[in-house]
């Protein structure tokens, strides 16, 4: 230098062939339970989907550029 894969709440992952309000687990906060803690139950908050553009009625998903991580070739 070229090619491939990945990037989604604090962490780990989903999201089908582009379609409905982006979900799940852990964690956090509040409440319940308990003499207290742990455990358990309920509820809540937390996301620019790496970043910037484009296509589309509609983009996490497709296209272009770019950044980061990993891998391959030279």
């Nucleotide at each position: 230098g070229c090619c491939c894969u990945u990037g989604u709440g604090g962490c780990g992952c989903a999201a089908c062939u582009g379609g409905a309000u982006a979900g799940c687990g852990c964690g956090a906060a509040a409440g319940g339970u308990u003499c207290c803690u742990a455990a358990c139950c309920u509820u809540u908050a937390g996301g620019u989907u790496g970043c910037a553009g484009g296509u589309u009625c509609a983009a996490g998903u497709c296209c272009u550029g770019u950044c980061a991580a990993g891998g391959g070739c030279a």